[in-house]
Context: one part of a larger RNA
RNA sequence: GAGUAGCGAGAGGCAGGUGAGAAUCCUGCCCGCCGAAAAUCUGAGGUUUCCUGAGGAAGGUUCGUCCGCUCAGGGUAAGUCGGGACCUAAGCCGAGAGCGAAAGCUGUAGGCGAUGGACAACAGGUUGAGAUUCCUGUACCACCGAAAGUCGUUUGAAUGAAGUGGGGACGCAGGAGGAUAGACAGAGCACGCCGUUGGUAGAGCGUGUCCAAGCACGGAGUGUAUCGGGUAGGCAAAUCCGCCCGGUGAAAAGCAUGACGUGUGACGGGGAGGGAAAAUAGUACCGAAGCUGUCGAUUUCACACUGCCAAGAAAAGCCGCUAAUGAGACUGUAGGUGCCCGUACCGCAAACCGACACAGGUAGAUGAGGAGAGAAUCCUAAGGCGAGC
Numbered sequence: 001g002a003g004u005a006g007c008g009a010g011a012g013g014c015a016g017g018u019g020a021g022a023a024u025c026c027u028g029c030c031c032g033c034c035g036a037a038a039a040u041c042u043g044a045g046g047u048u049u050c051c052u053g054a055g056g057a058a059g060g061u062u063c064g065u066c067c068g069c070u071c072a073g074g075g076u077a078a079g080u081c082g083g084g085a086c087c088u089a090a091g092c093c094g095a096g097a098g099c100g101a102a103a104g105c106u107g108u109a110g111g112c113g114a115u116g117g118a119c120a121a122c123a124g125g126u127u128g129a130g131a132u133u134c135c136u137g138u139a140c141c142a143c144c145g146a147a148a149g150u151c152g153u154u155u156g157a158a159u160g161a162a163g164u165g166g167g168g169a170c171g172c173a174g175g176a177g178g179a180u181a182g183a184c185a186g187a188g189c190a191c192g193c194c195g196u197u198g199g200u201a202g203a204g205c206g207u208g209u210c211c212a213a214g215c216a217c218g219g220a221g222u223g224u225a226u227c228g229g230g231u232a233g234g235c236a237a238a239u240c241c242g243c244c245c246g247g248u249g250a251a252a253a254g255c256a257u258g259a260c261g262u263g264u265g266a267c268g269g270g271g272a273g274g275g276a277a278a279a280u281a282g283u284a285c286c287g288a289a290g291c292u293g294u295c296g297a298u299u300u301c302a303c304a305c306u307g308c309c310a311a312g313a314a315a316a317g318c319c320g321c322u323a324a325u326g327a328g329a330c331u332g333u334a335g336g337u338g339c340c341c342g343u344a345c346c347g348c349a350a351a352c353c354g355a356c357a358c359a360g361g362u363a364g365a366u367g368a369g370g371a372g373a374g375a376a377u378c379c380u381a382a383g384g385c386g387a388g389c
Stems, first nucleotide, its partner, number of pairs: 012030006031386004039366003045346002049344001050074006059067002079140002081342004086117002091112003097106003121138005141338004148331004158325002163321004171308004177301003182295005188209006194202001210269002214264005221257004225248007233241002273286002309312001352361002368380004
């Protein structure tokens, strides 16, 4: 320079409280803003910022009794959620090996590696802070296994591959159908309310009208023929798969799969509302109704069907087959066992990436009502905010 520029999009007002001190902290009422978000869940990332008590030097663009700040104490509980003890993709590593002045490069077997495959838990309650993890209720998976049952010991029970076959197993677009979530309406049902008005006991007003996994049955549909004989292929074998021949059958039966529905789960939970004693807080506790109709998904059956060309992973789990092992084995009730890591909190943001409490950026899921073609736009619900002069 200069007490100058600036104080970083947006709305606050009043009363009460606390306090040495209040425009700024707390509480209440009114007002306003977002509402395909400025709500909720969650990935990455952050790494204690979470909760409680205390504090006010500094940080906070003012203030501060307040804070994502300082100090102290506390908080993250899993057989089933996510990852590992399973599988593989791109890619990476790589015994031997090949190559190369050296360092090293390539790469077989083999391994690692999710953004994919496989795989058993739901509802409610609870804390100041954790919950599919704790508790209550009801389940499921794997393994062990008294009892009980069954089969067998060369006329072979049972197990069973690192082998072999099936399966897993897959694109995109379009349209139709089934179903559900959800929403709305109701002179239905239940509970509460009754007017300082022009008017209120009325066809009045307000609020609420639910519930999972599991188990049993049903099920819109969708897919699939089956039996006998032969066999030189599937690196050995095969009763399995494939191929050949013949019989039966024409779309049913059977089998597999399948949203969802009904019953049960539930004499349970939740529930508007009512509501103590204290030490006054809507806490403990009590707890009604729970129906009908309409609309209806972008969710699901399911890449199922039809169409198209650019022709749309792999491996394991799983189901067969034999090779092999083979004298005890299998089913398995009661009962028992169940490892390691993550789990707080923020997460379109003042906690991540931007030097900042920065008008920028940040993957996925849910996403209600009125008007509307609509997730546009405007106004609202639930919920969240009023942006640190």